Background:
SAM riboswitch aptamer (S box leader) from a Candidatus Methylomirabilota bacterium, 124 nucleotides, folded computationally. The sequence was found by an Rfam model in a public genome assembly.

[in-house]
RNA sequence: UUUUCAUCCAGAGUGGCUGAGGGACUGGCCCUGCGAAGCCACGGCAACCGGUUCCGCCCCGGACUGGGACGGAACAGUGGUGCCAACUCCUGCAUCCCGGACAGGGCGGGAUGAGAGAUGAGAA
Numbered sequence: 001u002u003u004u005c006a007u008c009c010a011g012a013g014u015g016g017c018u019g020a021g022g023g024a025c026u027g028g029c030c031c032u033g034c035g036a037a038g039c040c041a042c043g044g045c046a047a048c049c050g051g052u053u054c055c056g057c058c059c060c061g062g063a064c065u066g067g068g069a070c071g072g073a074a075c076a077g078u079g080g081u082g083c084c085a086a087c088u089c090c091u092g093c094a095u096c097c098c099g100g101a102c103a104g105g106g107c108g109g110g111a112u113g114a115g116a117g118a119u120g121a122g123a124a
Stems, first nucleotide, its partner, number of pairs: 001124008013042005021031003025092001027090002043084003048080002051075006058068003088116001093113007
């Protein structure tokens, strides 16, 4: 970098250095000298992987107080990541529903799905 799967309406910040941007991108709307981004220190959240215990089911080997695969539940937070403004801040593409005045377009509001993005785990 590509790809597969899962999740994304919950949760969690202080100090120091520094000094103007930041919220991926578009259009919005926000945050920010009462200090952005970055770096450092300490803290916290969560529970993806990993860990522990239990249950179910299956496999292996002459076979036991054995080893292993898969699925489920609970627990801890000590290992590997991640995260700590706003739903992924909203939005973009499609379909459907609603609105003024019959229909269509456009506009506004809503729902669902897709796309894009983020994070984890696996693969190339």